RNA sequence: GGCCGCGUAGCGCAAUGGCAGCGCGAUGGACUUCGAAUCCAUAGGUUGCUUGUUCGAGUCAAGUCGCGGUCG
Numbered sequence: 001g002g003c004c005g006c007g008u009a010g011c012g013c014a015a016u017g018g019c020a021g022c023g024c025g026a027u028g029g030a031c032u033u034c035g036a037a038u039c040c041a042u043a044g045g046u047u048g049c050u051u052g053u054u055c056g057a058g059u060c061a062a063g064u065c066g067c068g069g070u071c072g
Base pairs, nucleotide, nucleotide: 001071002070003069004068005067006066007065010024011023012022013021018055026042027041028040029039030038048064049063050062051061052060
């Protein structure tokens, strides 16, 4: 340098082009003599970035950045 894959919450991952969710973690509460466990609730997201297509984009297209793989 060419090609392929990935990038979404603090972490790990989902999401037929149509409400961005799950688990863990965090916070508050219930329970308990106090904790742990369990249960309930809440918060937390420029879906890497910039454009385009579309009534509508995490998803499709172009470019770009980062990471990994592969070929030379």

Predicted 3D model of a 72-nucleotide RNA (transfer RNA) from Contarinia nasturtii. Rfam family: tRNA. Rfam links the family to the GO term triplet codon-amino acid adaptor activity. Lineage of the source: Eukaryota > Bilateria > Altocrustacea > Cecidomyiidi > Contarinia. The RNAcentral record of the sequence draws on Ensembl Metazoa.